[in-house]
Context: one part of a larger RNA
RNA sequence: AAUCAACGCUGGCGGCGUGCCUAACACAUGCAAGUCGAACGAGAAAGUGGAGCAAUCCAUGAGUACAGUGGCGACCGGGUGAGUAACACGUGACUAACCUACCCUCGAGUGGGGGAUAACUCCGGGAAACCGGAGCUAAUACCGCAUAACAUCGAAAGAUCAAAGCAGCAAUGCGCUUGGGGAGGGGGUCGCGGCUGAUUAGCUAGUUGGUGAGGUAACGGCCCGCCAAGGCGAUGAUCGGUAGCCGGCCUGAGAGGGCGCACGGCCACACUGGAACUGAAACACGGUCCAGACUCCUACGGGAGGCAGCAGUGGGGAAUUUUGCGCAAUGGGGGAAACCCUGACGCAGCAACGCCGCGUGGAGGAUGAAGUCCCUUGGGACGUAAACUCCUUUCGACCCGGACGAUAAUGACGGUACGGGUGGAAGAAGCACCGGCUAACUUCGUGCCAGCAGCCGCGGUAAUACGAGGGGUGCGAGCGUUGUUC
Numbered sequence: 001a002a003u004c005a006a007c008g009c010u011g012g013c014g015g016c017g018u019g020c021c022u023a024a025c026a027c028a029u030g031c032a033a034g035u036c037g038a039a040c041g042a043g044a045a046a047g048u049g050g051a052g053c054a055a056u057c058c059a060u061g062a063g064u065a066c067a068g069u070g071g072c073g074a075c076c077g078g079g080u081g082a083g084u085a086a087c088a089c090g091u092g093a094c095u096a097a098c099c100u101a102c103c104c105u106c107g108a109g110u111g112g113g114g115g116a117u118a119a120c121u122c123c124g125g126g127a128a129a130c131c132g133g134a135g136c137u138a139a140u141a142c143c144g145c146a147u148a149a150c151a152u153c154g155a156a157a158g159a160u161c162a163a164a165g166c167a168g169c170a171a172u173g174c175g176c177u178u179g180g181g182g183a184g185g186g187g188g189u190c191g192c193g194g195c196u197g198a199u200u201a202g203c204u205a206g207u208u209g210g211u212g213a214g215g216u217a218a219c220g221g222c223c224c225g226c227c228a229a230g231g232c233g234a235u236g237a238u239c240g241g242u243a244g245c246c247g248g249c250c251u252g253a254g255a256g257g258g259c260g261c262a263c264g265g266c267c268a269c270a271c272u273g274g275a276a277c278u279g280a281a282a283c284a285c286g287g288u289c290c291a292g293a294c295u296c297c298u299a300c301g302g303g304a305g306g307c308a309g310c311a312g313u314g315g316g317g318a319a320u321u322u323u324g325c326g327c328a329a330u331g332g333g334g335g336a337a338a339c340c341c342u343g344a345c346g347c348a349g350c351a352a353c354g355c356c357g358c359g360u361g362g363a364g365g366a367u368g369a370a371g372u373c374c375c376u377u378g379g380g381a382c383g384u385a386a387a388c389u390c391c392u393u394u395c396g397a398c399c400c401g402g403a404c405g406a407u408a409a410u411g412a413c414g415g416u417a418c419g420g421g422u423g424g425a426a427g428a429a430g431c432a433c434c435g436g437c438u439a440a441c442u443u444c445g446u447g448c449c450a451g452c453a454g455c456c457g458c459g460g461u462a463a464u465a466c467g468a469g470g471g472g473u474g475c476g477a478g479c480g481u482u483g484u485u486c
Base pairs, nucleotide, nucleotide: 001485002484003483005482006481007480008479009478012358013357014356015355016354017353018351019350020316025314026313027312029311030310031309034072035071036070039069040068047060048059049058050057051056079269080268081267089193090192091191092190093189094188095187098186099185100184103182104181105180106179107178108177109176110175111145113143114142120135121134122133123132124131125130151160152159153158165174166173167172195241196240197239202232203231204230207229208228209227210226211225212224214222244266245265246264247263248259249258250257251256271292272291273290274289275288294305295304296303297302322348324347325346326345330344331342332341333340334339361391362390363389364388371382372381373380374379395427397422398421399420400419401418405413430475431474432473433472434471435456436455437454441470442469443468444467445466451458452457
């Protein structure tokens, strides 16, 4: 000098930031990913109105709600740092060895058919979660046929491969299929770079290479069969320990050293371990399956769950916040749109945790009150300090007005910021230190006791070093202590 700090004493205000470093411990509750009726079929009820003696019926509610098929999204955004010493990261190349939904651009096409299945109805099983059977139905769901530039196969001839409609009176628009290019995104390979231990010296059998086949978007022992016997290592292999990496941050004149919180980029993980499915992309935090530990429900047959999302709880700990408001803004998903969703985000709350700013009054005022302390008892100090006089009103209080953020509407923040006014010095100072280092000295108490202490060292009867008073010094809404780094 610095700090994601903590502790002690103290504490007025504002702005901007930051806030589980420990148990990647376990989690009650709520919310955090939906949306589209302009893809599709189906379709209530309460209520209200009317008719009727009534049962009931009609209309409305409403093609609404709740569901279902289908599409897009859910792979983004958000969290955490357990693992990882590795092409994980950084940087620079390469990819003629690759992929890319949505978006932009350019070209071609969009003809004609078919069979199902949820929802629904009926039956059945189950405590539940849920499941089975029969029957009905639609589509931008599914499957053939036609056409085939491109693509694939082939030496060639040739063969194979696509589509979906919806809205609108219409114009047209939005889509769909296929291909070329682009943008942005991603996969892969390589050079170089960044910890520690030799009290770890040898390591290696898919191991190293070849060949063939498989697999992948793609190269490759990536996987498999066969063949060869290679490959790595004191320029430190292997093994052990530690660790997410970087832009950066702290320190320092620099070189260097330390760190990787917040913000931004990349990676990895999502109760633990394993696996694949869907999809343009996952081996998928709020998806599926299996195994395990744990928790919960159960009619004991069987089921349900995963906060390292936002709040919040218990626990651990020296220690770390509200179960808040809003989608108004920015951004994201869906939708033609209206709009819906969004604990991303914008705000508010708590905490002197940090940085910065402001205030706690200003001027005058005595050979100097009272009080306290010291004293050689003469006096000296606190001290212009107070009182007193004059003045001001920042911040806070109260009253009034009241935004920008929103170039039409829409404001959570917020009656906030800010402005004007009212009243009165009024509501606002502490903490550490005073032997030397180091700025600041005396009295009393104590008597190697009680205690202090960063180092040197103080204390055993006059202690500037302990405790207290007075005085002083330094900082100041903080001041000290402790931890850590340079």
Molecule: small-subunit ribosomal RNA, 5' domain
Organism: uncultured bacterium